[in-house]
Context: one part of a larger RNA
RNA sequence: UUGGGUUUAAAGGGUGCGUAGGCGGGAUAAUAAGUCAGAGGUGAAAGACAGCGGCUCAACCGUUGCAGUGCCUUUGAAACUGUUAUUCUUGAAUGCGGACGAAGGAGGCGGAACGGGACAAGUAGCGGUGAAAUGCAUAGAUAUGUCCCAGAACCCCGAUUGCGAAGGCAGCUUCCUAGGCCGUUAUUGACGCUGAUGCACGAAAGCGUGGGGAUCGAACAGGAUUAGAUACCCUGGUAGUCCACGCCCUAAACGAUGAUAACUCGAUGUUGGCGUUAUACUGUCAGUGUCCAAGCGAAAGCGUUAAGUUAUCCACCUGGGGAGUACGAUCGCAAGAUUGAAACUC
Numbered sequence: 001u002u003g004g005g006u007u008u009a010a011a012g013g014g015u016g017c018g019u020a021g022g023c024g025g026g027a028u029a030a031u032a033a034g035u036c037a038g039a040g041g042u043g044a045a046a047g048a049c050a051g052c053g054g055c056u057c058a059a060c061c062g063u064u065g066c067a068g069u070g071c072c073u074u075u076g077a078a079a080c081u082g083u084u085a086u087u088c089u090u091g092a093a094u095g096c097g098g099a100c101g102a103a104g105g106a107g108g109c110g111g112a113a114c115g116g117g118a119c120a121a122g123u124a125g126c127g128g129u130g131a132a133a134u135g136c137a138u139a140g141a142u143a144u145g146u147c148c149c150a151g152a153a154c155c156c157c158g159a160u161u162g163c164g165a166a167g168g169c170a171g172c173u174u175c176c177u178a179g180g181c182c183g184u185u186a187u188u189g190a191c192g193c194u195g196a197u198g199c200a201c202g203a204a205a206g207c208g209u210g211g212g213g214a215u216c217g218a219a220c221a222g223g224a225u226u227a228g229a230u231a232c233c234c235u236g237g238u239a240g241u242c243c244a245c246g247c248c249c250u251a252a253a254c255g256a257u258g259a260u261a262a263c264u265c266g267a268u269g270u271u272g273g274c275g276u277u278a279u280a281c282u283g284u285c286a287g288u289g290u291c292c293a294a295g296c297g298a299a300a301g302c303g304u305u306a307a308g309u310u311a312u313c314c315a316c317c318u319g320g321g322g323a324g325u326a327c328g329a330u331c332g333c334a335a336g337a338u339u340g341a342a343a344c345u346c
């Protein structure tokens, strides 16, 4: 390389948008680039293969023939692919009508709780644990009541619920923005799928500048435990956790399962539409769960939301360690990220 693979054995890019490229629905006509057929030329010699022959055989050598993927010219064929032209509506998109949702951004408001302050009233403990102690408290704590302040998170509803490309998204409300779904079949008429490079987004932690700082809490301090205890438990507590702007770009970024399209028994929940006079029943489209037929799988299991049967495109794997290391390069303020070997060894 070919082949074979990628849920769990090595292997699906964190996710999207999209450039080049690859691939691409139905009909008619033309063309003849690919394709197919015939003919001609060329395809040096040696070598290879086959027959025959020469050295006593063989190696070796001679001779004759065949083969020679290929390339060129020419004459045809026209199914398929391509190209050109015309056309179609089922793929795709748009319009109109409808409901849907924790989808995103900005603002306003709310109650409970934690913490703090003031006052009242009140007295000796509180807190914490397996048990304790550190800690707080007669300078009046804890518990109770009233008022006030501040920050962060939103009980119940709440659910294999919903929305989003993924990360993720949850108090109420207003404005702005986006989305898929259903119905209609009105419009365009293949406008599509995938997508190397690229661009954008991307939890938490971390970084920069400026705010904020209630809670929790790396580091740190103390108390315990212990042989020790740089831990687990307890009392404190800085960064951080929150906001704005700018970076970082990684995760068990997981369904450990790339995207799109088609096909292949059923049962039973549930969400949003639609149809029927109707909360019944039932059908249908789109999601989201559970269980199974066929089939697949090493098995576990998957099973119309496939890991089944096919097609197109992308990404990735090729024994373990060395190693996601070294070096170089790119990016970054840094931390580091991305790309990514070899010697050696089993």
Stems, first nucleotide, its partner, number of pairs: 003318004007300002012314001014201004021194003025088007033081002035077008049065006091191001092188003095184004100179001103177007110154001115149006125136002162169002206247006216240001220236004258313006266291010295302002319346003328339004
This is a predicted structure of a 346-nucleotide part of an RNA (small-subunit ribosomal RNA, central domain) from an uncultured bacterium. Its mean pLDDT, the model's own confidence on a scale to 100, is 88. RNAcentral holds the full RNA, with entries from ENA. Rfam family: Bacterial small subunit ribosomal RNA. Gene Ontology terms of the family: structural constituent of ribosome and ribosome.